[in-house]
Small-subunit ribosomal RNA from an uncultured marine bacterium, 1375 nucleotides, folded computationally. The prediction has a mean pLDDT of 86.

RNA sequence: GAGUUUGAUCCUGGCUCAGGACGAACGCUGGCGGCGUGCUUAAUACAUGCAAGUCGAACGAUCCCGGGACUUCGGUCCCAAUGGGAGAGUGGCGAACGGGUGCGUAACACGUGAGAAACCUGUCCCGAAGAUGGGAAUAGCCCAGGGAAACCUGGAUUAAUACCCAAUACCCUGAGAGCGUCGCAUGGCGCACUUAGGAAAUGCUCCGGCGCUUUGGGAGGGUCUCGCGGCCUAUCAGCUUGUUGGUGAGGUAAAGGCUCACCAAGGCAUCGACGGGUAGCUGGUCUGAGAGGACGAUCAGCCACACUGGGACUGAGACACGGCCCAGACUCCUACGGGAGGCAGCAGUAGGGAAUCUUGCGCAAUGGGCGAAAGCCUGACGCAGCUACGCCGCGUGGGGGAGGAAGGCUCUAGGGUCGUAAACCCCUUUCAGCAGGGACGAAAAUGACGGUACCUGCAGAAGAAGCGCCGGCCAACUACGUGCCAGCAGCCGCGGUAAUACGUAGGGCGCAAGCGUUGUCCGGAUUUAUUGGGCGUAAAGGGCUCGUAGGCGGUUUGGUAAGUCGGGUGUGAAAACUCAGGGCUCAACUCUGAGACGCCACUCGAUACUGCCAUGACUAGAGUCCGGUAGGGGAGUGCGGAAUUCCUGGUGUAGCGGUGAAAUGCGCAGAUAUCAGGAGGAACACCGACAGCGAAGGCAGCACUCUGGGCCGGUACUGACGCUGAGGAGCGAAAGCGUGGGGAGCAAACAGGAUUAGAUACCCUGGUAGUCCACGCCGUAAACGUUGGGCACUAGGUGUGGGUCCCAUCCAACGGGAUCCGCGCCGCAGCUAACGCAUUAAGUGCCCCGCCUGGGGAGUACGGCCGCAAGGCUAAAACUCAAAGGAAUUGACGGGGGCCCGCACAAGCGGCGGAGCAUGUUGCUUAAUUCGAGGCAACGCGAAGAACCUUACCUGGGUUUGACAUGUAGAGAAAAGCCAUAGAGAUAUGGUGUCCUUACGGGCUCUACACAGGUGGUGCAUGGCUGUCGUCAGCUCGUGUCGUGAGAUGUUGGGUUAAGUCCCGCAACGAGCGCAACCCCUAUCCUAUGUUGCCAGCGCGUAAUGGCGGGGACUCGUGGGAGACUGCCGGCGUCAAGUCGGAGGAAGGUGGGGACGACGUCAAGUCAUCAUGCCCCUUAUAUCCAGGGCUGCAAACAUGCUACAAUGGCCGGUACAAAGGGCUGCGAAACCGCGAGGUCAAGCGAAUCCCAUAAAGCCGGUCUCAGUUCGGAUUGGAGUCUGCAACUCGACUCCAUGAAGCUGGAGUCGCUAGUAAUCCCGGAUCAGCAACGCCGGGGUGAAUACGUUCCCGGGCCUUGUACACACCGCCCGUC
Repeated sequence: GAGUUUGAUCCUGGCUCAGGACGAACGCUGGCGGCGUGCUUAAUACAUGCAAGUCGAACGAUCCCGGGACUUCGGUCCCAAUGGGAGAGUGGCGAACGGGUGCGUAACACGUGAGAAACCUGUCCCGAAGAUGGGAAUAGCCCAGGGAAACCUGGAUUAAUACCCAAUACCCUGAGAGCGUCGCAUGGCGCACUUAGGAAAUGCUCCGGCGCUUUGGGAGGGUCUCGCGGCCUAUCAGCUUGUUGGUGAGGUAAAGGCUCACCAAGGCAUCGACGGGUAGCUGGUCUGAGAGGACGAUCAGCCACACUGGGACUGAGACACGGCCCAGACUCCUACGGGAGGCAGCAGUAGGGAAUCUUGCGCAAUGGGCGAAAGCCUGACGCAGCUACGCCGCGUGGGGGAGGAAGGCUCUAGGGUCGUAAACCCCUUUCAGCAGGGACGAAAAUGACGGUACCUGCAGAAGAAGCGCCGGCCAACUACGUGCCAGCAGCCGCGGUAAUACGUAGGGCGCAAGCGUUGUCCGGAUUUAUUGGGCGUAAAGGGCUCGUAGGCGGUUUGGUAAGUCGGGUGUGAAAACUCAGGGCUCAACUCUGAGACGCCACUCGAUACUGCCAUGACUAGAGUCCGGUAGGGGAGUGCGGAAUUCCUGGUGUAGCGGUGAAAUGCGCAGAUAUCAGGAGGAACACCGACAGCGAAGGCAGCACUCUGGGCCGGUACUGACGCUGAGGAGCGAAAGCGUGGGGAGCAAACAGGAUUAGAUACCCUGGUAGUCCACGCCGUAAACGUUGGGCACUAGGUGUGGGUCCCAUCCAACGGGAUCCGCGCCGCAGCUAACGCAUUAAGUGCCCCGCCUGGGGAGUACGGCCGCAAGGCUAAAACUCAAAGGAAUUGACGGGGGCCCGCACAAGCGGCGGAGCAUGUUGCUUAAUUCGAGGCAACGCGAAGAACCUUACCUGGGUUUGACAUGUAGAGAAAAGCCAUAGAGAUAUGGUGUCCUUACGGGCUCUACACAGGUGGUGCAUGGCUGUCGUCAGCUCGUGUCGUGAGAUGUUGGGUUAAGUCCCGCAACGAGCGCAACCCCUAUCCUAUGUUGCCAGCGCGUAAUGGCGGGGACUCGUGGGAGACUGCCGGCGUCAAGUCGGAGGAAGGUGGGGACGACGUCAAGUCAUCAUGCCCCUUAUAUCCAGGGCUGCAAACAUGCUACAAUGGCCGGUACAAAGGGCUGCGAAACCGCGAGGUCAAGCGAAUCCCAUAAAGCCGGUCUCAGUUCGGAUUGGAGUCUGCAACUCGACUCCAUGAAGCUGGAGUCGCUAGUAAUCCCGGAUCAGCAACGCCGGGGUGAAUACGUUCCCGGGCCUUGUACACACCGCCCGUC
């Protein structure tokens, strides 16, 4: 820096990622070289070899090498004045170094700086002095013995630079007394005197030297002491008896309780003793801007350890890795008696483990031991080997090359991409390979490395590329497969049929002999905050006060110089780090130089600040004193009235009480009510409040006594006496506990009654602890202002409580002003994530304390302390989640609020729900009852017409380039039609038939290939169309402004409207989509026109009719126009918008109706209208045919029709429409039939003819309240029409039949005017029709609306929210 809490935002906050690093490991892969690195685990156990020896110039013996003799050829003896070699033993030096490991250790172990006047020091260097004379042994060898062995014992004998004695003493040491000098104390040093004690190898020699003794000094090494520094834990708070000190002694190289005796009772600790856990420390390494954090491999310094524990010996040095002794465990040998051993040396083995190498070469170099030296030894070391474990370097080729090859992948089929990549042409040869030469390292000899590095030559692009990733963070995208499966995942999260997230492929991105993963550390994380955080609401102020330690602290003077600052000196090992330069071809690596290394010590100086010193000073902080003053501050005692309850008595009678409504309860044994009297307990109405007091908890009738604090004024006194406060102490609501009282009311528990699905609750009736008092515990609260205390500073305004002063007032009160102290509100700067805070800070600073560090687990467990108990205080972890939160925003929601609207309710009218039938749906049934539609917004819906067809379904029978389209290639015949036969038909067979043409062909059939076809799936992949909220008044934008931001403003407010309609106001000003208007129909008038329409006037004609001539007046049709705009008047209103009333007008405030549907919502509906992606079927899910089904019927629902009748039924007569349709059609008139209809047939492609009589109405008659002269279902019979065909399954007619039904439960629907209601008419679809449906038309023609409380839906404002898939939400508990 990023991702992740949200619809979005800001903040808080955690989780996660990108970086770097590693002694790493694992997966895949692997060409070369250089330099490094390599048991982090079992300080587990170890086979085998090696890792410390050397000196014959310290010593004696022995052996070999020489010469001679003898020989049994095994050997024996002799000589040597000599030389060389070997080597057990004695002796010397070394073995205490080098090498390994990190067990232990929280310590003077380490680091750093001091001290030792309290010390040691072999070998080495410098200086001084010396080395005289003697002696006794012993190993070895030899002999004897014991033992399995290891080894041991005895005897005899022998040498030394082994050992001992004596001499000497410039010298050293001890003791005594003296002088000088120096020091921080004890004391040191020097000089001279007395006294006691103390040396040596007369060695070895190559003759140069090497050694020996005493002693002074040096160098290097070691030992001891001290200051300071560096882990966790207080759920470890007290520890300690050699403990702390002293005296004396012992011991040591040396101070010292180091040890011992005695004496004293100390010592350490909250600045963390003691205990527990962990750990070698450091230079440094990694990371980080730094401060820090983590680590302590390799290299270097120190320490500790060497199988475990203990001990000393030797020695200059050890309490000793490859020495000794003892004990223990383990292993091995054994004759069972006894012995041997110690890889945390180098290799190596087993084991453990994710995991870590060769039983290599050499002493050539560097270094070490011994030696005079040659030299010997050296698993130190130098090299090599193994491992991509790390760092660094190099290579796997370079240039050209487009028909952009083949092939892969993809594709919209054109193309794109791999890709100049390849092929091909030209070129080069690093590295590896082969061959030749061949080092430095070595100063005279000596080279393990090594025939290595390096150089030269040769051949040939030849031998050399992988890994991870590609949803965001994070660089890189497509296809296929899969289908919440398989899987991925660091976090968020992907996968449920179109996955850039799984798997594969192509392509791409990144790094590259590596790449990823895992683990760990730092970083990011300012997420422990010193640098550099916080605590009103996010986690976080202790319930309050007092006060100990501690921290901090007013003015001034002088001193000091601890802190502080500056200079100097010492130290700060090397390596490392940084810089500069150099060497390996570069780099890594390495060399040289410089820098740096905060610290510490010493020293000199400065004195502002802090500290310290002063029995210095001051008064502004703090306190005292004096005078006032307010108060529910506290404790105790006493008193008072109202009310409740109870008791007694009186009056009085049937209820009271209680609730939403009731019941339990009380009451005729007299309640409630009311009056009088009495008892008892508790609490104190009004005053009474954003008032008062108190540290907080808290405090209220009145009076008295005792008592704390505050405030104001005075300025007399003290003179910094102050602030805070870890631990500690006290106080501390309510509830609870103990003991004893008290008990009226109230009231946990409990009981009963209700409510309820239940109701262990809410409501009611009762009722015990308790509430009250005294004393003692408890110690917690949303103990909250969720805001610790103190001091200082930083605009104001206003109210109120307490004082004082001034003005005013005769006295006052009241009033005005000033000031100090409290309690509130508003508000600027500033702060804040915002909300908000704002002189009573959450502002600006200082001081002190407390507390926080993601959510859950959990304020829980364990431990400790407290408590009688209840419980309190302190206080984790495992595990789990990717969040949990704060504030604010926009919505949505609320059985929140305000305003408003709608046939929403109400007021009305008529229905539905009951009956029968029709239609649709569910369900059931079925071979199939095709499919879709599902609250409103599916259900007389798609369907404006299912007997066949339709038709998608079922059964059966057929076809396979197909019923239909296009193309290619080939072949063929005309094809269709008609007839016949078979068949249920499709179809098959036969016959007949013979088109157009420009003579190519078109058209047709067959074969083959591309393909057709699908009402198969997905409406949750889509387009289009549609429904719905809703004809609701809303939905937005630009610029500006406000806000960190989401957003707000505008659009809110006051009015008004049907309306975001308009007006006014306003940090808004404008604009867009909606509203309205523009469009259509209708209502009035004018005008033009006048057939098929019309007929007033003029004619003709008829029984009659605009039938005819004419006419344009009227109706009407068509076209054009006028008209309505709150225009006019008045009231109201803000001089507005507008509204109310009126006038005029055919119409008045949108005149009525229609079309028209904003941003969006419902993954709403439709893949079966159509179109379409993807998937699926392809002799079938395609297609043809016949029959059946979609009409099936126990039941349920929805929408209708007809009714139940008299406002009616029936019969007769009679009047008035509009809008439509018509040539495969409407069909007049006439005739036939009771009728449906039929026959014949005129007219009309229609303002002309026809459908076509409109019906309700009106007039008259009849019926008289009944299952009827209501109602018409059902059924029987007979017919008509359409049609290939009415069986399943049409409509209609006639005769007969005459069911249910007497106005419909809960509930529910429509409608506000030409509306409801009621009455007919027409049309689409259609051969016909299940239409009572749908879409239109006209006729007759109401009632009611007080009003907006309620139901439903909606709009605006506001409020709450833990909702945002948005209350059909979220979410808790039980099972």
RNAcentral holds the sequence, with entries from ENA and SILVA. It matches the Rfam family "Bacterial small subunit ribosomal RNA". Its family is annotated with structural constituent of ribosome and ribosome in the Gene Ontology.